[in-house]
RNA sequence: UCUGCUCAGGGCAAACCCAUCGCGAGGUGGGGGCGCAAAGCCACAGAUCUCUCGGAGAUAGCUGGGCUGCCAGAG
Numbered sequence: 001u002c003u004g005c006u007c008a009g010g011g012c013a014a015a016c017c018c019a020u021c022g023c024g025a026g027g028u029g030g031g032g033g034c035g036c037a038a039a040g041c042c043a044c045a046g047a048u049c050u051c052u053c054g055g056a057g058a059u060a061g062c063u064g065g066g067c068u069g070c071c072a073g074a075g
Base pairs, nucleotide, nucleotide: 001074002073003072004071011036012035016031017030018029019028020027021026034061040067041066042065044064045063046062047059048058049057050056051055
């Protein structure tokens, strides 16, 4: 650098429920597991969504891109 979950240690956590914050999309905590080899981080580009619609915001588990990382194998 590339390939991947075969090994090992594991990690994250959809929908839904409860509490809470927010006008809202949605966020946070607990429960819960649909799934994920980056479902770790970044709102840069696109896309979708929301609103108090000169604009402001949300989604990284939408696509692309950037940065970083465990294990194994190959170079």